[in-house]
Notes
Predicted 3D model of a 76-nucleotide RNA (transfer RNA) from Bipolaricaulis sanaerobius (SeqCode). Rfam family: tRNA. Rfam links the family to the GO term triplet codon-amino acid adaptor activity. RNAcentral records the identical sequence in 4 taxa. The coordinates come from a structure-prediction model, not an experiment, and the mean pLDDT is 81.
């Protein structure tokens, strides 16, 4: 150098054809328990790696970069 995947909540992942983003787990309150632990019930937390375009509207299409993982490919 080429190629291919990826990056969304504190961790791990969803997110269909473009219409404003969820689960689980962790957190915070509760209610139960003699206390914890399990369980239940609630509740809060991200504007989606960064920049630009397309579009009425982009997490989602296009470009461009930064990071990461995995093939080639070159090198002494």
């Nucleotide at each position: 150098g080429g190629g291919u995947c990826g990056u969304u909540a504190g961790c791990u992942c969803a997110g269909u054809c473009g219409g404003u983003a969820g689960a689980g787990c962790a957190g915070c309150g509760g209610a139960c328990u003699c206390u914890u632990a399990a369980u239940c019930c609630g509740c809060g937390g991200g504007c989606c790696g960064g920049g630009g375009g397309u579009u009425c509207g982009a997490a989602u299409c296009c470009u461009c970069c930064a990071c990461g993982a995995c093939c080639c490919a070159c090198c002494a």